This is a predicted structure of a 123-nucleotide RNA (FMN riboswitch aptamer (RFN element)) from Marinilactibacillus sp. 15R. Its mean pLDDT, the model's own confidence on a scale to 100, is 81. Its Rfam family is "FMN riboswitch aptamer (RFN element)". Rfam links the family to the GO term FMN binding. The sequence is in RNAcentral, with records from Rfam and Ribocentre. Of the family's consensus pairs, 100% are formed in the model.

RNA sequence: AUUCAUCUUCAGGGGCAGGGCGUAAAUCCCGACCGGUGGUAAAGUCCACGAGCGAAAUUUUUAUUUUGCUGAACUGGUGUGAUUCCAGUACCGACAGUAUAGUCUGGUAUAAAGAAGAUGGAG
Numbered sequence: 001a002u003u004c005a006u007c008u009u010c011a012g013g014g015g016c017a018g019g020g021c022g023u024a025a026a027u028c029c030c031g032a033c034c035g036g037u038g039g040u041a042a043a044g045u046c047c048a049c050g051a052g053c054g055a056a057a058u059u060u061u062u063a064u065u066u067u068g069c070u071g072a073a074c075u076g077g078u079g080u081g082a083u084u085c086c087a088g089u090a091c092c093g094a095c096a097g098u099a100u101a102g103u104c105u106g107g108u109a110u111a112a113a114g115a116a117g118a119u120g121g122a123g
C1' cells in the first nucleotide's frame, strides 16, 4: 500500500422571473427555473444505489430483518474511447395539504446512498 473495527464531521437549505383566466392558482395556461450518491470519457434520462410507496415475519412495536414496486433521450459532430463532452431538438420528477404543485407548506436542520477524516488492530 492493503484490510478489519470503532468513532467524528459533512451529505436535495437547488429551483416558477414576467404574463393570462379566475372570487380564489408560485398548483390550470403561456413562459421561466432546478437536477442526490457510486460506476463509466465529465450523465436528471446508460448501469447500480439511496430517497419514496407497499407487504411479510420478529417483538426491541416511532424498532429490526426479509422482500416487492418505483420517472424520463434521441440525432449530428470531435475523439482510441462519450446515450456522459460540443451542437440541436425532446422528455422526466414520491407522499400529505391547498384551485389540480419537480419549484409553496409539511413529515424533514429527519434519514440515507455515500464523501472526508481520526483512533486502534492485522499485515
Base pairs, nucleotide, nucleotide: 002122003121004120005119006118007117008116009115010114018030019029020028032103033102034093035092036049037048038047039046044091045090052069053068054067055066056065057064058063073089074088075087076086077085095106096105097104